[in-house]
About this RNA
A computed fold for a 351-nucleotide part of an RNA from a soil metagenome, annotated as small-subunit ribosomal RNA, central domain.
Context: one part of a larger RNA
RNA sequence: CUGGGCUUGAAGCGCACGUAGGCGGCGUUGCAAGUGUCGGGUGAAAUCCCACGGCUCACCCGUGGAACUGCCCGGCAUACUGCGAUGCUCGAGUGUGGUAGGGGAGAGCGGAACUCCUGGUGGAGCGGUGAAAUGCGUAGAUAUCAGGAGGAACACCGGUGGCGAAGGCGGCUCUCUGGUCCACAACUGACGCUGAGGUGCGAAAGCUAGGGGAGCAAACGGGAUUAGAUACCCCGGUAGUCCUAGCUGUAAACGAUGGGCACUGGGUAGGGGGGAAGCCUAUGCUCUUCCCUGCCGAAGCAAAUGUGUUAAGUGCCCCGCCUGGGGAGUACGCUCGCAAGGGUAAAACUC
Numbered sequence: 001c002u003g004g005g006c007u008u009g010a011a012g013c014g015c016a017c018g019u020a021g022g023c024g025g026c027g028u029u030g031c032a033a034g035u036g037u038c039g040g041g042u043g044a045a046a047u048c049c050c051a052c053g054g055c056u057c058a059c060c061c062g063u064g065g066a067a068c069u070g071c072c073c074g075g076c077a078u079a080c081u082g083c084g085a086u087g088c089u090c091g092a093g094u095g096u097g098g099u100a101g102g103g104g105a106g107a108g109c110g111g112a113a114c115u116c117c118u119g120g121u122g123g124a125g126c127g128g129u130g131a132a133a134u135g136c137g138u139a140g141a142u143a144u145c146a147g148g149a150g151g152a153a154c155a156c157c158g159g160u161g162g163c164g165a166a167g168g169c170g171g172c173u174c175u176c177u178g179g180u181c182c183a184c185a186a187c188u189g190a191c192g193c194u195g196a197g198g199u200g201c202g203a204a205a206g207c208u209a210g211g212g213g214a215g216c217a218a219a220c221g222g223g224a225u226u227a228g229a230u231a232c233c234c235c236g237g238u239a240g241u242c243c244u245a246g247c248u249g250u251a252a253a254c255g256a257u258g259g260g261c262a263c264u265g266g267g268u269a270g271g272g273g274g275g276a277a278g279c280c281u282a283u284g285c286u287c288u289u290c291c292c293u294g295c296c297g298a299a300g301c302a303a304a305u306g307u308g309u310u311a312a313g314u315g316c317c318c319c320g321c322c323u324g325g326g327g328a329g330u331a332c333g334c335u336c337g338c339a340a341g342g343g344u345a346a347a348a349c350u351c
Stems, first nucleotide, its partner, number of pairs: 004322003008304001012319001014201004021194003025088007033081002035077008049065006091191001092188003095184004103177007110154001114150008125136002162169002206247006215241002220236004258318006266296003270293006277286003300307002324351003333344004
């Protein structure tokens, strides 16, 4: 390079925005760069191939031919691609009117529980386990009542329910704010898709500074268990978990399935959100349509499991990635980071 692949065998970047680039709707028209055709020039010789010939043959050599698949010039063609001009509306977007939602940010508020503090009642245990012990308690615990303080999380509703690009998002109210969907078809008129680099977002843990600290709880201490027990169980307990500002940039970041568009039987006494019509006046029912989200399954696909209009089917466009196991996601170099470490990424050797 060709070819084959990426749910589970190696392989989809964690997610998005977007630069270059690649690709790009329906017409009319001009050009003729790509493209096609015709003609001309060139494509040295040798080599390769074919024919004949010369050394007794062959190697080798000679002569002729073909070829040199290419490049250049000119003429013609204009379907397709391209470039220019012009138009269109179905792609894309805008507008208007609606719409559901734990989408995001800030501020405020609430109740239950928990721990602590103060006081009352009370008087010997409590707690914990397989059983215990450490632990707490006559300096009055546990239990119970009243008052107060504090921090964190929001039971029920709650749902293969909703929203978000992903990470993720759940008490209530207000303010600010992003996106979706539906209807209308008024406006723009291809403004589109993808996206190497790049930029932003990105669970948990971790880091820096300041605050906060109820519960929980790495580390750590103790009690048990055990042959031992650096564990599982129990009693304690510090970082951390929470807030503010910044850093880190990873994950089984998973649907282990990149994004976009189009097409290809159905079923469901599935779910969610809109719209239209009819019944008829409803919390409604019927029918239909669009969007999202489940289950089962035709064909097809698949090694099988399975998938199956939410494709892993049939096609097109763009990106990323894979190439036997180990060595190794390591070393070295570069780069990012305060560090921890991240990104990129081998080889020897070995099976």
The prediction has a mean pLDDT of 87.